[in-house]
Transfer RNA from Lactococcus lactis, 72 nucleotides, folded computationally. Rfam family: tRNA. The family's RNA type in Rfam is transfer RNA. NCBI's taxonomy places the organism under Bacteria, Bacillati, Bacilli, Lactobacillales, Lactococcus. Model confidence (mean pLDDT): 80 of 100.
């Protein structure tokens, strides 16, 4: 210089802009003589960060900060 990533506490899905979601963890409850297991439910996110398009942006456009590869 060039490309890929950033969404919950962790992996990570949401795609041609229209309600933010799943798994495991965390709590509560059920059930068990208890615990594990298993079942139900709840809590939890300014979608790295700013600006702009748009009625309407996690998604577009731009700038910009981490991260990882790659090329000399």
């Nucleotide at each position: 210089c060039c490309g890929a990533c950033u969404u919950a506490g962790c992996u990570c899905a949401g795609u041609u802009g229209g309600u933010a979601g799943a798994g495991c963890a965390u709590c509560u409850g059920a059930u068990u003589u208890g615990u594990a297991a298993u079942c139900a439910g709840a809590g939890g996110g300014u979608c790295g960060c700013g600006u702009g398009u748009u009625c309407g942006a996690a998604u577009c456009a731009u700038g910009u900060a981490g991260u990882c590869g790659g090329c000399a």